RNA sequence: CGCCGAAUUCCUGGCUCGAAGCCGGGGAACCGGGGACCCACAUUUGUUGGGGCGAAUCUCGUGGAAAUCGCGAGUAGCGCUGCUCUUUCAGCGCGAGCCCGUCAGCUAACCCGGUAGGCCUCAGAGAGAGG
Repeated sequence: CGCCGAAUUCCUGGCUCGAAGCCGGGGAACCGGGGACCCACAUUUGUUGGGGCGAAUCUCGUGGAAAUCGCGAGUAGCGCUGCUCUUUCAGCGCGAGCCCGUCAGCUAACCCGGUAGGCCUCAGAGAGAGG
């Protein structure tokens, strides 16, 4: 320089001699959750809980007493290929993890919360529009 991601930016108070630093507060912007009518959900019993963020689901095989566990092959889906967007081809990757706590369909008003973290030598071709 650039990439994944909502995760950027401005103002301000205190501590301090002052700065750095530390601890707060507010706004904008972006993002997420809760939350009516209407609509959706048939009822009962048993077993089992159920839900959210995220692309990250699911299938088969295999190990195992078993697991929401390990391994393998795929897969819904997702990302990158340097001016930006859409799209076609080609190539290369990901296909995790975490949270709520028995509870939440959608949902106007309204209410609540987040603004982290992790990366790099890969930088191909065509079409359309813009700059």
This is a predicted structure of a 131-nucleotide RNA (c-di-AMP riboswitch aptamer (ydaO/yuaA leader)) from a soil metagenome. The RNAcentral record of the sequence draws on MGnify.